A computed fold for a 93-nucleotide RNA, annotated as SAM riboswitch aptamer (S box leader). Model confidence (mean pLDDT): 80 of 100. The model forms 97% of the base pairs in the Rfam consensus.

RNA sequence: UCCUUAUCAAGAGUGGUGGAGGGAACGGCCCUGUGAAGCCACGGCAACCUGCAUUGUAAGGUGCCAAAUCCGACGGAUACCGACAGAUGAGGA
Numbered sequence: 001u002c003c004u005u006a007u008c009a010a011g012a013g014u015g016g017u018g019g020a021g022g023g024a025a026c027g028g029c030c031c032u033g034u035g036a037a038g039c040c041a042c043g044g045c046a047a048c049c050u051g052c053a054u055u056g057u058a059a060g061g062u063g064c065c066a067a068a069u070c071c072g073a074c075g076g077a078u079a080c081c082g083a084c085a086g087a088u089g090a091g092g093a
Base pairs, nucleotide, nucleotide: 001093002092003091004090005089006088007087008086013042014041015040016039017038021031022030023029026072027071028070043065044064045063047062048061049060050058051057052056069085074082075081076080
């Protein structure tokens, strides 16, 4: 990087640095100098794997810590279902 598979309406911050962007892509609509992204420190959450295990627990490996995957699109349709795309974990090449 690719394939398969499960889940995605819950949960979770401070400080420093940085200096204008960010929320994947498209259209919206939001966040942002009352400081964005990124990086660092400490902290937290608990999705998957793992340990113990009984429905729970631990926080070891990844992950995550604005808004329903922020909303919509594509098909059927009423807020629902499916698909496309994305994110995360696990297995494989």